[in-house]
Context: one part of a larger RNA
RNA sequence: UGACGGAAGGGCACCACCAGGAGUGGAGCCUGCGGCUUAAUUUGACUCAACACGGGGAAACUCACCCGGCCCGGACACAGUGAGGAUUGACAGAUUGAGAGCUCUUCCUUGAUUCUGUGGGUGGUGGUGCAUGGCCGUUCUUAGUUGGUGGAGCGAUUUGUCUGGUUAAUUCCGAUAACGAACGAGACUCUGGCUUGCUAAAUAGUCGCGCCGGCCGCCGCGCCGGGCGCUGACUUCUUAGAGGGACAAGUGGCGUUCAGCCACGCGAGAUUGAGCAAUAACAGGUCUGUGAUGCCCUUAGAUGUUUGGGGCCGCACGCGCGCUACACUGAAGGGAUCAGCGGGUAGCCGCCCUUGGCCGGAAGGUCUGGGCAAUCCGUUGAACCUCAUUCGUGCUUGGGAUAGGGAGUUGCAAUUGUCUCCCUUGAACGAGGAAUUCCCAGUAAGCGCGAGUCAUCAGCUCGCGUUGAUUACGUCCCUGCCCUUUGUACA
Numbered sequence: 001u002g003a004c005g006g007a008a009g010g011g012c013a014c015c016a017c018c019a020g021g022a023g024u025g026g027a028g029c030c031u032g033c034g035g036c037u038u039a040a041u042u043u044g045a046c047u048c049a050a051c052a053c054g055g056g057g058a059a060a061c062u063c064a065c066c067c068g069g070c071c072c073g074g075a076c077a078c079a080g081u082g083a084g085g086a087u088u089g090a091c092a093g094a095u096u097g098a099g100a101g102c103u104c105u106u107c108c109u110u111g112a113u114u115c116u117g118u119g120g121g122u123g124g125u126g127g128u129g130c131a132u133g134g135c136c137g138u139u140c141u142u143a144g145u146u147g148g149u150g151g152a153g154c155g156a157u158u159u160g161u162c163u164g165g166u167u168a169a170u171u172c173c174g175a176u177a178a179c180g181a182a183c184g185a186g187a188c189u190c191u192g193g194c195u196u197g198c199u200a201a202a203u204a205g206u207c208g209c210g211c212c213g214g215c216c217g218c219c220g221c222g223c224c225g226g227g228c229g230c231u232g233a234c235u236u237c238u239u240a241g242a243g244g245g246a247c248a249a250g251u252g253g254c255g256u257u258c259a260g261c262c263a264c265g266c267g268a269g270a271u272u273g274a275g276c277a278a279u280a281a282c283a284g285g286u287c288u289g290u291g292a293u294g295c296c297c298u299u300a301g302a303u304g305u306u307u308g309g310g311g312c313c314g315c316a317c318g319c320g321c322g323c324u325a326c327a328c329u330g331a332a333g334g335g336a337u338c339a340g341c342g343g344g345u346a347g348c349c350g351c352c353c354u355u356g357g358c359c360g361g362a363a364g365g366u367c368u369g370g371g372c373a374a375u376c377c378g379u380u381g382a383a384c385c386u387c388a389u390u391c392g393u394g395c396u397u398g399g400g401a402u403a404g405g406g407a408g409u410u411g412c413a414a415u416u417g418u419c420u421c422c423c424u425u426g427a428a429c430g431a432g433g434a435a436u437u438c439c440c441a442g443u444a445a446g447c448g449c450g451a452g453u454c455a456u457c458a459g460c461u462c463g464c465g466u467u468g469a470u471u472a473c474g475u476c477c478c479u480g481c482c483c484u485u486u487g488u489a490c491a
Base pairs, nucleotide, nucleotide: 001491002490004487005486007485008484009483010482011481012480013479016475017474020439021438022437023436024435027324028323029322031320032319033318034317035315036314043054044053065310066309067308068307069306071304076119077118078117079116080115086113089108092105093104094103123298124297126296127295128294132292134286135285136284137282138281139280144183145182146181148179149178150159151158152157162174164173165172188275189274190273194244195243198241199240200239201238204235205234206233207232208230209229210228211227212225213224214223215222250264251263252262253261254260326432330391331390332389334387335386343377344376352371353370354369356367357366358365359364398429403424404423405422406421407420408419445467446466447465448464449463450462451461452460
């Protein structure tokens, strides 16, 4: 100087608690991990900081694992054999998963490319992340870190970096043997909310006018129409550029009348949400991201590469993330009615989003069109919600696991059932013990939609909107973190 204390004093955090909400833990199923099993069930990661993670939804490929079969993609150098032929390829039959001349029989073909040996390369999802780079994660979402000059000390070191007040903050005020600085914090970037002011728009509309259609016991300069047109006017709505706007600015309290805090008014906002993010570290993860990489191993009966099949999905069991439920605040079949993020025919093919018509119970099929897109899908007629009807508390019309039969679609291929649809079957589950997770405002939760992966396949992840609470606005009791003082012995 650190580390530590079940020492003391301050301060902080929903990865802590309090007040609560939704749960998870119990059931069925999905999925990851362990174990067991297996030819193989490839493998990494194991407290926070492994376990719906490796963007890991694996039918082939992927693929590393298992059982088999080809191939050389063994550069280059040296030596050898060798034109009287080094070697290459091959029909048929046997053989084989195989229309692999792989091997055998049989004979043809080729012509110095090869073959044999040695050295040396090359390849490797082989080993080592405890040899490394880079990247990421974490300590660590808190306020922390450093040097120059000066002061103190023999020195390591210390002061600066602080008694106090204040802040989300080492943020400021002030105090002051320190002064003046740097990184981090803040500022900044993106995003959300306002703009009747500017710039505009036949890829967005509105208004006006004309035509067409419908409605009215009111027939009129009426009302309605995402019907058609005029390009006539404009930019309120839509889009998006440049700007503006908020600064604790105003008022009243509290406060050294400082820094600031509280309340109110005016206002679209009086803390929108994220990104970025210091110093020092970890023997944290990754050699399975890389034609980043040291060393070791292997290198032709290959750990290279390719091909056929299997596996990663196996099931007495344990754990984690989830989905569906246990119903009446509900289920079923009808009616009505509203979104916002995205995306869409390709960098070598093949694989896009799909309107409308017809066929079909449905899934789907077929024929036409539009779209490389504010133009078409599409006014994205989304779900929950809402209106009335049926059901009536019964493992029930709740629940939809499991299983049988059939019809399609993707794909070379669906068996160990890719997925979808139809009929039948109708299990546990009557709100979940001890434990434990997440969270304070358009948040939690309910609800659906889009994208990623994708030939096909979401119970996953990342976004998006829709409906929208209860309870805090505090504390240091538990768990942890930071600072100060003190103590101890360890490094």
The part of an RNA shown here (small-subunit ribosomal RNA, 3' major domain) has 491 nucleotides and comes from Acanthaster planci. NCBI's taxonomy places the organism under Eukaryota, Opisthokonta, Valvatacea, Acanthasteridae, Acanthaster. The full RNA is in RNAcentral, with records from SILVA. Its Rfam family is "Eukaryotic small subunit ribosomal RNA". A reference for the family is Cannone et al. (2002), "The comparative RNA web (CRW) site: an online database of comparative sequence and structure information for ribosomal, intron, and other RNAs", BMC Bioinformatics. Its mean pLDDT, the model's own confidence on a scale to 100, is 82.